[in-house]
RNA sequence: AAAGGCGAUACGGGAGAGCCCAGGUCGAGAGUUCUCGAUCAUGGCGCCGACGGAGCAACCACCCCCGGAAACUCUCAGGCACAAUCACCGUAUCGUUCGA
Numbered sequence: 001a002a003a004g005g006c007g008a009u010a011c012g013g014g015a016g017a018g019c020c021c022a023g024g025u026c027g028a029g030a031g032u033u034c035u036c037g038a039u040c041a042u043g044g045c046g047c048c049g050a051c052g053g054a055g056c057a058a059c060c061a062c063c064c065c066c067g068g069a070a071a072c073u074c075u076c077a078g079g080c081a082c083a084a085u086c087a088c089c090g091u092a093u094c095g096u097u098c099g100a
Stems, first nucleotide, its partner, number of pairs: 004097010018045001020044003023040008046080003052076001053074003059068002
């Protein structure tokens, strides 16, 4: 120095679970008042975990206590057509770090 590690950015890939029921509002179509679509921090029940959060644990550290710790667990928040978000993976750039 390169490779590697860490962080940020860009691009690509990227799952899960009711486009449920009722109601309100708007629009359209038919004409008994119904049907369809959109929307709503409206209510109800049912679900999802790969943003966030919390908990425990293998393990690490430690004389002890304290501590760190998951893609596991819980669903507080979030989400349940498409979309968005999204852990994670790859590539590139920039910064930083180790450094035979």

The RNA shown here (Glycine riboswitch aptamer) has 100 nucleotides. Its Rfam family is "Glycine riboswitch aptamer". Rfam's curators write: This family represents the bacterial glycine riboswitch. Its mean pLDDT, the model's own confidence on a scale to 100, is 77.